RNAcentral holds the sequence, with entries from Rfam.
TPP riboswitch aptamer (THI element) from Clostridium putrefaciens, 111 nucleotides, folded computationally.
NCBI's taxonomy places the organism under Bacteria, Bacillati, Clostridia, Eubacteriales, Clostridium.
The coordinates come from a structure-prediction model, not an experiment, and the mean pLDDT is 75.
Its Rfam family is "TPP riboswitch aptamer (THI element)". Rfam describes the family as follows. Vitamin B(1) in its active form thiamin pyrophosphate (TPP) is an essential coenzyme that is synthesised by coupling of pyrimidine and thiazole moieties in bacteria.
[in-house]
RNA sequence: AGAUAACACGGGGGUGCCGAAAUUGGUCGGCUGAGACUAAGAACCUUAAAUCUUUGACCCUAUGAACCUGAAAUGGGUAAUACCAGCGUAGGAAGAUGUUUACUUUUGUUU
Numbered sequence: 001a002g003a004u005a006a007c008a009c010g011g012g013g014g015u016g017c018c019g020a021a022a023u024u025g026g027u028c029g030g031c032u033g034a035g036a037c038u039a040a041g042a043a044c045c046u047u048a049a050a051u052c053u054u055u056g057a058c059c060c061u062a063u064g065a066a067c068c069u070g071a072a073a074u075g076g077g078u079a080a081u082a083c084c085a086g087c088g089u090a091g092g093a094a095g096a097u098g099u100u101u102a103c104u105u106u107u108g109u110u111u
Base pairs, nucleotide, nucleotide: 001104002103005100006099007098008097009095010061011060012059013058016031017030018029019028020027025045026044037056039054040053041052042051067092068091069090074085075084076083
């Protein structure tokens, strides 16, 4: 000096499917998964479904399949699904940060 791994701080992302209920309400259970939302607030709704902000958990942070586009797609499977597989050496995607460090290389000194 490069570089692996860990930690710190910063940043990014997703939140589906099915069933049954609830109005003093907006919940509970099942499936896959790391995660299908924890908490608070706002808005909205009135036999039935759904939105936003902050925070937390989880994962990812160029070594980038976390996540998005392609995709209301293709094949397989399921009670059903963004369930599985390919697609994918495709196109994008958030730190040229700090500390320590296995290992490698170069230079200097000593033996």